[in-house]
A computed fold for a 390-nucleotide part of an RNA from a Bacillota bacterium, annotated as large-subunit ribosomal RNA, domain III. Lineage of the source: Bacteria > Bacillati > Bacillota. Its mean pLDDT, the model's own confidence on a scale to 100, is 82.

Context: one part of a larger RNA
RNA sequence: GAGUAAGCGACAAGGCAGGCGAGAAUCCUGCCCGCCGAAAGCCUAAGGUUUCCUGGGGAAGGCUCGUCCGCCCAGGGUAAGUCAGGGCCUAAGUCGAGGCGAAGAGCGUAGAUGAUGGACAAUCGGUUAAAAUUCCGAUACCACCUAGACCCGUAUGAAGGAAGGGGUGACACAGGAGGGUAGGUCAAGCGCACCGUUGGUCGAGUGCGUCCAAGCCGGUAGGGAGAAAGAUAGGAAAAACCGUCUUUCAAAAUUCCGAGAGGUGAAGGGGAGCGAAAACAAGUAGCGAACUGACUGAUCCCACACUGUCAAGAAAAGCCUCUAACGAGGGUAUAGGUGCCUGUACCGCAAACCGACACAGGUAGGUGGGGUGAGAAUCCUAAGGCGCGC
Numbered sequence: 001g002a003g004u005a006a007g008c009g010a011c012a013a014g015g016c017a018g019g020c021g022a023g024a025a026u027c028c029u030g031c032c033c034g035c036c037g038a039a040a041g042c043c044u045a046a047g048g049u050u051u052c053c054u055g056g057g058g059a060a061g062g063c064u065c066g067u068c069c070g071c072c073c074a075g076g077g078u079a080a081g082u083c084a085g086g087g088c089c090u091a092a093g094u095c096g097a098g099g100c101g102a103a104g105a106g107c108g109u110a111g112a113u114g115a116u117g118g119a120c121a122a123u124c125g126g127u128u129a130a131a132a133u134u135c136c137g138a139u140a141c142c143a144c145c146u147a148g149a150c151c152c153g154u155a156u157g158a159a160g161g162a163a164g165g166g167g168u169g170a171c172a173c174a175g176g177a178g179g180g181u182a183g184g185u186c187a188a189g190c191g192c193a194c195c196g197u198u199g200g201u202c203g204a205g206u207g208c209g210u211c212c213a214a215g216c217c218g219g220u221a222g223g224g225a226g227a228a229a230g231a232u233a234g235g236a237a238a239a240a241c242c243g244u245c246u247u248u249c250a251a252a253a254u255u256c257c258g259a260g261a262g263g264u265g266a267a268g269g270g271g272a273g274c275g276a277a278a279a280c281a282a283g284u285a286g287c288g289a290a291c292u293g294a295c296u297g298a299u300c301c302c303a304c305a306c307u308g309u310c311a312a313g314a315a316a317a318g319c320c321u322c323u324a325a326c327g328a329g330g331g332u333a334u335a336g337g338u339g340c341c342u343g344u345a346c347c348g349c350a351a352a353c354c355g356a357c358a359c360a361g362g363u364a365g366g367u368g369g370g371g372u373g374a375g376a377a378u379c380c381u382a383a384g385g386c387g388c389g390c
Stems, first nucleotide, its partner, number of pairs: 014032006033387004041367003047347002051345001052076006061069002081141002083343004088118002093113003099107002122139005142339006149332004160326001164322005172309004178302003183296005189210006195203001211269002215264003222257004226249007234242002270291001273287002310313001353362002369381003
C1' cells in the first nucleotide's frame, strides 16, 4: 500500500408514476419493457411437517436494503359409503407351530405377513382469506337393513350352499390397419360489445364467445366362441359343471364381448358481456346472449383385438358354474333407512425434498394449446408463471 483490491451464486432487464412509512433502487398498486412456454405452466408420488391463510412485528436469519418474507409473535385453516390405504387377495422378500441342524446363531413345511400388481360403488357445477370427487346444489351408484305388495318353496326339499371340482381372472415382444373420441382450426353461420374526425371505412369491419359429466336408455363399427343329444372306469367323494368319445345339424344361426354416435340427464348448470346500492364493504351482489356447421385429428378408447416372431412370456382373491353335508324361508320391483378407521393444509425440477447454505447439482409418474415443422427438434407465442435479494 488498506478497511483498499476481490466477492455479493447464471449476462431473462428493467423503467416511470402513485401509495404506505421515521426511513424506499429493493414493500404494495398501476402502466410500459423484457424472459420461460415438453416449461422457468398445471396435477401428483416420495420426502418435508405448519412452511398454508389472516393480523401484528422489525432484534437476529435474508450475502445490500427492507415498511417485506418460507423470519418472529398471535389467531385461524385440512370435513369422504364412492379418491388413496385398511377392515379383501396374493408376488419377490420377511417371519415361521411342528420338523431339520456336530444344536444359543442357521434352514424350512403348514401357516402368517407383504404392493410396486389383482379386485372394488360419483359425476358436473357452486362456494372460503385459507378445504373440497370430502362442504353445498343437482343428478347417480354400491353394500346391508326394514316395510307392505306380488311370485316361488315349506319334506314331492325352494333360494342358497365349501378351506371341495371346473371355468374365468391370466398377462411376452414387435407390427400395421380399421372404427371412434379428446383436442385443434376455420366460418360471409349465430350472439354480444366497439367503431373517439382521424389519411381512414356501419363493413364480406374489429374483438370476444359459440360449452357441459357420471348415470340411465340404446346396442352400432368391430372382435371372439361351432350347436344339440347320448355315453362316460378321468377331475382323490359327488356332480346336471369341466374333460373325453359317438351321433346329428352347420359354415350361418345362436350366443358372448364391445368403443362411440344418438336420446335422456338438462324447464338444469356454465357462459362473453352488462353491472348496482353502500357504513370502511366491487368488477362484489345481481342480470345474462348465442350456444351451430365444416375440416383436421391423437401417444387416448374399442384392445394386447388382430397379424407375426421365439427366448414361449406371475400368483391368489374375486366372479361364474357344479354338486356334498346342510337347508325354511327366498326372490323381484317400489319406498324408507344405515354406511367404520387413517390420510386430505402447503411445497413438490424446488428458497419448503436430497446436497452443512434462500447452493448454476440431483429428484418417479401424468398433462403439456397455437404458428413453423417429420417431430415432444428449433425459433416465436397463448393460458399461466417469472425478471433469478446488491